[in-house]
Molecule: c-di-AMP riboswitch aptamer (ydaO/yuaA leader)
Organism: Nonomuraea aridisoli
RNA sequence: GCGGGAGACACGCCCAAUCCCCGCGAGGGGAGCCGGGGACCCGCCGGUGGCCACCCCCAACAGCCACCACCGGGGUGAAUCCGAGUUCGCUCGGUAGGGCUGCUCCGGCCCGAACCCGUCAGCUAACCCGGUAGGCGUCUACGAGAGGAGCU
Numbered sequence: 001g002c003g004g005g006a007g008a009c010a011c012g013c014c015c016a017a018u019c020c021c022c023g024c025g026a027g028g029g030g031a032g033c034c035g036g037g038g039a040c041c042c043g044c045c046g047g048u049g050g051c052c053a054c055c056c057c058c059a060a061c062a063g064c065c066a067c068c069a070c071c072g073g074g075g076u077g078a079a080u081c082c083g084a085g086u087u088c089g090c091u092c093g094g095u096a097g098g099g100c101u102g103c104u105c106c107g108g109c110c111c112g113a114a115c116c117c118g119u120c121a122g123c124u125a126a127c128c129c130g131g132u133a134g135g136c137g138u139c140u141a142c143g144a145g146a147g148g149a150g151c152u
Base pairs, nucleotide, nucleotide: 010138011137012136013135014134018031019030020029021028022027032132033131034130035129036128037127042122046068047067048066049065050064051063072120073117074116075115076114081094082093083092084091085090097111098110099109100108101107103145104144105143
């Protein structure tokens, strides 16, 4: 000097996931942000055929019968759907959608998961109940436009 790795501080990123106070600690309280449950009203209620009715309107609320189909439902999250293959474990490609580059455009680089409730939940004022974890990066292509902090 180069390459690789580890740690600390600082800065930056995904995310609701940050900050303050008390406490030796465990832990507790609060602010901010976030999520769930929960009225009236509104909305929702598998398909086909037949019966009743049939001037029109109203009512019968899933009217009655038969057949067919389906066989849980819901939540957080951007993370859904499609195709091909499959040793049926999964793999590959794409995609709704999402993130980074202070903002926009151009361009570039990525994600497109996972988990939870437990037969139960539409919306929803009052009200009730929770979360505030975890994971990463530290050099970078260029260009155009907007904006305008700080300093002088």